Model confidence (mean pLDDT): 83 of 100.
A computed fold for a 72-nucleotide RNA from a Deltaproteobacteria bacterium, annotated as transfer RNA.
The sequence is in RNAcentral, with records from ENA.
Its Rfam family is "tRNA". By type it is a transfer RNA.
The source organism's lineage runs through Bacteria, Pseudomonadati, Myxococcota and Myxococcia.
RNA sequence: GGGCGAUUAACUCAGCGGUAGAGUACCUCCUUUACACGGAGGGAGUCACAGGUUCGAAUCCUGUAUCGCCCA
Numbered sequence: 001g002g003g004c005g006a007u008u009a010a011c012u013c014a015g016c017g018g019u020a021g022a023g024u025a026c027c028u029c030c031u032u033u034a035c036a037c038g039g040a041g042g043g044a045g046u047c048a049c050a051g052g053u054u055c056g057a058a059u060c061c062u063g064u065a066u067c068g069c070c071c072a
Base pairs, nucleotide, nucleotide: 001071002070003069004068005067006066007065010024011023012022013021018055026042027041028040029039030038048064049063050062051061052060
């Protein structure tokens, strides 16, 4: 230098162009003498960044950034 892949909640990951979700973690309550387990509820997101297409973009297109793999 070239090719491919990844980037979404604190973490691990889902997510057909039409309301952004799950598990774990965190907070509150129930349960317990207490803790753990279990149950109920809740908070937490610039969907890496910029632009484009579209009535509408996390999703499609282009560029940039970071990380990983391969080739040279």